[in-house]
């Protein structure tokens, strides 16, 4: 510097559920919760899915589907 991820370590997120607030909704925020994560960090830019209207459209949602960019803990070998 490149790929990589055995065995440790340190740190961090937080599915499903439940509760409370918010949205017409997909969802979003706050606590409990913990199945899982090395990018399950940020980004909505391509895809896809998903809502709501007056449905070849127009306005939203999701990145814990996938690509893309940006950042980035250990470090077998």
């Nucleotide at each position: 510097c490149a790929c990589g991820a055995a065995c440790a370590a340190a740190g961090g997120c937080a599915a499903a559920c439940c509760c409370g607030c918010u949205g017409c909704g997909a969802g979003g925020c706050g606590g409990g919760g913990g199945c899982g994560c090395a990018a399950a960090a940020c980004c909505a830019g391509g895809g896809g899915c998903c809502u709501g209207c007056g449905c070849c459209g127009c306005a939203g949602g999701c990145c814990g589907c996938c690509c893309a960019g940006u950042c980035g803990c250990c470090g077998a070998g």
This is a predicted structure of a 77-nucleotide RNA (c-di-GMP-I riboswitch aptamer) from a Solirubrobacteraceae bacterium.
The model forms 100% of the base pairs in the Rfam consensus.
The coordinates come from a structure-prediction model, not an experiment, and the mean pLDDT is 80.
The organism belongs to Solirubrobacteraceae, within Bacteria.